[in-house]
RNA sequence: CUUAUUCAGAACGGCAGAGGGGACGGCCCGAUGAAGCCUAGCAACCGGUCUGGGUCUUUUUAUUAAGGAUGUAGAUACGGUGCUAAUUCCGGCGUCUGGCGCUCAUAGCGUCAGGCGAAAGAUGAG
Numbered sequence: 001c002u003u004a005u006u007c008a009g010a011a012c013g014g015c016a017g018a019g020g021g022g023a024c025g026g027c028c029c030g031a032u033g034a035a036g037c038c039u040a041g042c043a044a045c046c047g048g049u050c051u052g053g054g055u056c057u058u059u060u061u062a063u064u065a066a067g068g069a070u071g072u073a074g075a076u077a078c079g080g081u082g083c084u085a086a087u088u089c090c091g092g093c094g095u096c097u098g099g100c101g102c103u104c105a106u107a108g109c110g111u112c113a114g115g116c117g118a119a120a121g122a123u124g125a126g
Stems, first nucleotide, its partner, number of pairs: 001126006011039001013038003019029003024091003040084003045080003048076005054070006088120001093117011
């Protein structure tokens, strides 16, 4: 840099001791014990293994049968990561809808609520 995912899931455990939730603004978590480490667990992104059926193909005179390649659905959790408060805790940018207010005005602006999208971040794969 590209691409997929990002409202599901998972700890009444041990060590350790004060911080943590990316940054900012909020709002939270924390001595009824934060970060970190261990263990346990969750998930199934990548690889592996197994099963089903598809396509192509080799051997076979053909059927049958056996093998190979490929992509697909499912299973497993063996290997590589990841994750285990709150939607990625919420917001910031754009757009739409509705309420209210202001400007003389169908138009514009402000503000509140909600919907959708983006940006940024995180994780996997390349």